This is a predicted structure of a 350-nucleotide part of an RNA (large-subunit ribosomal RNA, domain VI) from a Patescibacteria group bacterium. The RNAcentral record of the full RNA draws on ENA. Its Rfam family is "Bacterial large subunit ribosomal RNA". The prediction has a mean pLDDT of 81.
Context: one part of a larger RNA
RNA sequence: GGUACGAAACUUGAAUGGGCACAUCUCUAGUACGAGAGGACCGAGAUGUAUAUACCUCUGGUGUACCCGUUGUUCCUUCAGGAGCACGGCGGGGUAGCUAGGUAUAGUUCAGAUAAGCGCUGAAAGCAUAUAAGCGCGAAGCUGUCCAUAACACUAGGUUUCGUUGUUUCCUUCGGGAGACGAAAGGUUCGCGGAAGACUACCGCGUAUUUACAAAGCUUGAUUGAGAUAUGGAACAAUUUGUCGUAGCAAUACGAUAGAAAGGGAAGUAUUGAUGUUAGGUGGAGUUAUAUAGGUUGCAGGUGUAAGCACAGUGAUGUGUUCAGCCGAGCAAUACUAAUCAACCGAAAG
Numbered sequence: 001g002g003u004a005c006g007a008a009a010c011u012u013g014a015a016u017g018g019g020c021a022c023a024u025c026u027c028u029a030g031u032a033c034g035a036g037a038g039g040a041c042c043g044a045g046a047u048g049u050a051u052a053u054a055c056c057u058c059u060g061g062u063g064u065a066c067c068c069g070u071u072g073u074u075c076c077u078u079c080a081g082g083a084g085c086a087c088g089g090c091g092g093g094g095u096a097g098c099u100a101g102g103u104a105u106a107g108u109u110c111a112g113a114u115a116a117g118c119g120c121u122g123a124a125a126g127c128a129u130a131u132a133a134g135c136g137c138g139a140a141g142c143u144g145u146c147c148a149u150a151a152c153a154c155u156a157g158g159u160u161u162c163g164u165u166g167u168u169u170c171c172u173u174c175g176g177g178a179g180a181c182g183a184a185a186g187g188u189u190c191g192c193g194g195a196a197g198a199c200u201a202c203c204g205c206g207u208a209u210u211u212a213c214a215a216a217g218c219u220u221g222a223u224u225g226a227g228a229u230a231u232g233g234a235a236c237a238a239u240u241u242g243u244c245g246u247a248g249c250a251a252u253a254c255g256a257u258a259g260a261a262a263g264g265g266a267a268g269u270a271u272u273g274a275u276g277u278u279a280g281g282u283g284g285a286g287u288u289a290u291a292u293a294g295g296u297u298g299c300a301g302g303u304g305u306a307a308g309c310a311c312a313g314u315g316a317u318g319u320g321u322u323c324a325g326c327c328g329a330g331c332a333a334u335a336c337u338a339a340u341c342a343a344c345c346g347a348a349a350g
Stems, first nucleotide, its partner, number of pairs: 001152001005163007015149004021049007033038001051106005059100004066093005071086006110144003117137004166181006186345004190206005210289001212287002217282007227272005236263001239260009292338003295334005301327003308321005
């Protein structure tokens, strides 16, 4: 650049490459065969060699600074404790990664067309003949079956999903044509990284138009119904009247009982309605989820019991605190630090 819009995924498989191995042993069976010596086909099973691919659980190697020991010397600070240099000074181990003498797997099978070879039917040539017409069998070989790549396979394939066809300038034969801008899906630059890697490429991520939960507030419906207003007029009742009883000569006093009654304001009713409960809607404070690298914490794993102190010993040293201390790459958790700010590409038709 093409694949007649632009993208992101997943694919089909024309074609290309790879692979296809070999040996020994056991059974069948000391059978068939053979005078014997010897010794099978067919079929079934086991083991191994070389090769190839992948991997690091195991066995090992490496592991340039992970741990310990130790010599000489210099230095820090004399001791103790450390550091530098001497092939990592030397010695003993060793995580991740990488790795093989380690581990795992593989060659199969089946089908098709055949070679040499073996046949069927069968004429030319009344016979014969596997061949002339026709039809079969038959190999570690050929084609597929297995593995990898693969649509620039220019007949440039298929499926799914996502997004656009806007603004504007010039020309025009008014059909259209030629540009510019910068938005979508998406991509790139950029940043943090990688069991990816010389660089590039490839793969993951980049702190949110997100996931889940959600308070206040606002609002709708249902329900609750304090209180207020109006109406209503119960209980009770100052006071008072009558009758009866008791006491008294009597006025009168006390008690019982039956009425009236100023007042008193309950329940109920009507209207309104604070507040609470409940079901939604809106709202979105806030909480939570998201781990790329470093750090931190925990674990695994390595080394092998730190320093200091105490005790024992004349002392070298030992014992206790202490399976301690230290710890690169591993596995998790955790936003503490850093993935900033941004820019660019990306416009078809019916």